[in-house]
RNA sequence: GGGCCAGUAGUUCAGUGGUAGAACGCUACUUUUGCAAAGUAGAGGUCAGGGGUCCGAUUCCCCUCUGGUCCA
Numbered sequence: 001g002g003g004c005c006a007g008u009a010g011u012u013c014a015g016u017g018g019u020a021g022a023a024c025g026c027u028a029c030u031u032u033u034g035c036a037a038a039g040u041a042g043a044g045g046u047c048a049g050g051g052g053u054c055c056g057a058u059u060c061c062c063c064u065c066u067g068g069u070c071c072a
Base pairs, nucleotide, nucleotide: 001071002070003069004068005067006066007065010024011023012022013021018055026042027041028040029039030038048064049063050062051061052060
C1' cells in the first nucleotide's frame, strides 16, 4: 500500500427499509433479622463520524476513523 470482517445500552450480542431489543449488570420495591437467590417495575442508545438514495435508513451506496485478519 491492497483485500476481507467488525463497530448498536455499562458488558456480550440480535435486529438486512417502516416507533431499536434480549441476556448479564445497575436502581427501586416485595420477600429475609440481615445478605444472597427469586419475583415485579424502572432507568440507561446522537445505532463509530460525515454525505447521498428513498415518502421513510441501524439496514442500501460513497468517503473517513478505530479494531481484527490476510496478502505484499
Molecule: transfer RNA
Organism: Patescibacteria group bacterium